Molecule: RNase P RNA; transfer RNA
Organism: Rhodobiaceae bacterium
C1' cells in the first nucleotide's frame, strides 16, 4: 500500500418566516373564551408481529398426568426467552475468522422414486476361480466357490498395505476408524491413556416416534369509571271512546246512560290482567368522556466483582403521549452526493472552478428484553494475509 | 392497534417428499360455402430468499403480497 477478518459509533448543521401536539405561567373575561410568553415533543431500527415478559379480565380446590404446541451438546447470565456470554464437538477458510435445529437410527414403525442382480431376515449382471460334460478347438454348457476388479446408485455390511489362497474374503497381521472396558484430567459436554473384540449396528427423526424440559386461555379495540338525545325495560300517577239533555256566541263544564279486543277465575251475573297517551322516579347501556397511560426489570457518569454475558454500591437526571391520530412546511448559509472541466498524482486520490440534487431506511399508539429484516453515505478501534522499505 | 387464513400455467382448481392432473381460455389442423358445435394435436405453472434431505411444490426459518375477523 493493497486485500480482508470482529466489533462499536453516526445517520446532515445553523438561522430567519410560518404552523401543529402536551403542559405551564401571565392579562382580559362572571364564564365560553380570546391574547401572549416559557419548556417539551420520534427510532436504530418505531417497522415484522417472530420468541419471551410486565399487566387486565376469563376460566380453575392444590398438585400430578394425558392430549396438543415448543425447545434439544456442556456449563454460565436473566424477570424470563427460541436471547446472551464461555467452552466443547464436526466443518469451512493460508489466517485473522466464520458456520451448525448439535439429544436418541444396538425400543418398535414407516420410507429410501429412477437406475441396479441386490436398498434392508442382504444380493451376484459382468467377471475371476476350481474340478465335470461337449467342441468345428473360437468357446459353450451346467454345478460349485468368490466379493478382489467392472458397472448402477446419494447410499451396496469398514479404510490403506503386506501376507495369504486354486480364485478370493478380517481369512491372518500393522496402523487408521469403530464398538465395548478400566484408569487418569475437567463441574460438565468432552480429550488423553491401556486393555480387549476381527467388526456386529446403511441413511433419514425440519418423518411417526422415545427421551429430558417448558407451556391454562385471550388480549390495551384487555379492563374499570362516568355517563347526552332517541329507542327499548321497570316501578308508580293521572286520563280515555260514543251519542243525548242542561249552562254558554264559541272553547268548555255539567248531568246521568251505553261500551272495545285478547287471556283468565267458575256457567251467567260479578270480578283480575294486558293492550292506548302523559308525566316522574329507577336500572341497564351506545355514541362522548375519563382512567388505564409515561418513574421504569428506567437513562448518563463512577466504582467494585466477573475471562465475559452481567451482578452489587454511589451519585446524578425526569426524558414524546397522539386518538383520523402533533412532532411540519418554506428560503437563505454550510456540508454531503453527482456531473464537467484544469492541475498535481505515489493512480488510491487530493485540490481549484462551474452546474444539478433537497439528501439511506423509515415514523411512536400500554410497556419492556430479545431476534428477524430495511439502510444513502460516514467514522473509530483491535486483528490477519500479501508485497515494499528501513 | 391486535389476532387469524391463503399465494400452483392467463381464469379457475386438485395434488402434499419422488417427471404438476382437469376444466375453460389461447395457437395451429380438420369439418364448413363462412362460421358456430364438435375432433385431432400443441405451448404456457408451483411467489422469492435459504436451511434440512440422495431429492423439496410439499418439512422449517426469514421476506413479500392477498384477504377475512375483533372497535
Nucleotide at each position: 500500500u493493497c486485500a480482508g477478518g470482529u466489533g462499536g459509533c453516526u445517520g446532515g448543521a445553523u438561522g430567519g418566516c410560518u404552523g401543529c401536539u402536551g403542559u405551564u405561567c401571565c392579562c382580559a373575561g362572571c364564564a365560553a373564551u380570546g391574547g401572549g410568553g416559557g419548556c417539551a415533543g420520534a427510532g436504530g431500527a418505531a417497522a415484522g408481529u417472530c420468541c419471551g415478559g410486565g399487566c387486565u379480565c376469563c376460566a380453575c380446590g392444590g398438585a400430578a398426568a394425558u392430549a396438543c404446541g415448543g425447545u434439544g451438546c456442556c456449563g454460565g447470565g436473566u424477570a424470563a426467552c427460541g436471547c446472551c456470554c464461555g467452552g466443547c464437538g464436526a466443518g469451512g477458510g493460508c489466517g485473522a475468522c466464520c458456520u451448525c435445529a448439535g439429544g436418541g437410527a444396538a425400543a418398535g414403525u414407516g420410507c429410501c422414486a429412477c437406475a441396479g442382480a441386490a436398498a434392508g431376515c442382504a444380493a451376484a449382471c459382468c467377471g475371476c476361480c476350481u474340478g465335470g460334460g461337449c467342441u468345428u478347438c473360437g468357446g459353450c454348457c451346467a454345478a460349485g466357490g468368490u466379493a478382489a476388479g467392472g458397472g448402477u446408485g446419494a447410499a451396496a455390511g469398514g479404510g490403506u498395505g503386506c501376507g495369504g489362497u486354486a480364485a478370493g474374503a478380517g481369512c491372518g497381521c500393522a496402523c487408521c476408524g469403530c464398538c465395548a472396558u478400566u484408569c487418569c484430567g475437567g463441574u460438565a459436554a468432552c480429550g488423553g491413556a491401556g486393555u480387549g473384540g476381527g467388526c456386529a449396528g446403511g441413511g433419514u427423526a425440519a418423518a411417526c416416534c422415545c427421551c429430558a424440559c417448558c407451556g391454562g386461555g385471550a388480549g390495551c379495540a384487555a379492563a374499570a369509571c362516568c355517563g347526552a338525545a332517541u329507542a327499548g325495560g321497570g316501578a308508580u300517577g293521572a286520563c280515555a271512546g260514543g251519542g243525548g239533555g242542561c249552562g254558554g256566541c264559541a272553547a268548555c263544564g255539567u248531568c246521568a246512560c251505553c261500551a272495545g279486543a285478547u287471556c283468565u277465575g267458575u256457567u251467567u251475573u260479578c270480578g283480575g290482567a294486558u293492550c292506548g297517551u302523559c308525566g316522574u322516579c329507577c336500572g341497564g347501556g351506545u355514541u362522548g368522556g375519563u382512567u388505564g397511560c409515561a418513574g421504569g426489570a428506567g437513562g448518563c457518569g463512577u466504582u467494585c466483582g466477573g475471562c465475559g454475558a452481567c451482578g452489587g454500591g454511589c451519585g446524578u437526571c425526569c426524558c414524546a403521549g397522539a386518538u383520523g391520530a402533533a412532532u411540519g412546511g418554506u428560503c437563505a448559509u454550510c456540508g454531503g452526493c453527482u456531473c464537467g472541466g484544469g492541475c498535481g498524482u505515489u493512480c488510491g486520490c487530493g485540490u481549484c472552478c462551474g452546474g444539478g440534487u433537497a439528501c439511506a431506511c423509515a415514523g411512536a399508539a400500554c410497556c419492556c428484553g430479545g431476534c428477524u429484516u430495511a439502510c444513502a453515505g460516514g467514522c473509530c478501534a483491535c486483528c490477519u494475509g500479501a508485497c515494499u522499505u528501513a | 392497534g391486535g389476532c387469524c387464513a391463503c399465494g400452483u400455467g392467463g381464469c379457475g382448481g386438485a395434488g402434499u417428499g419422488g417427471u404438476u392432473a382437469c376444466g375453460c381460455a389461447g395457437c395451429g389442423g380438420a369439418u364448413u360455402g363462412c362460421a358456430a358445435a364438435u375432433c385431432c394435436g400443441u405451448g404456457c405453472a408451483c411467489c422469492c430468499c435459504a436451511g434440512u434431505u440422495c431429492g423439496a411444490u410439499u418439512c422449517u426459518g426469514g421476506g413479500c403480497g392477498u384477504g377475512g375477523c375483533c372497535u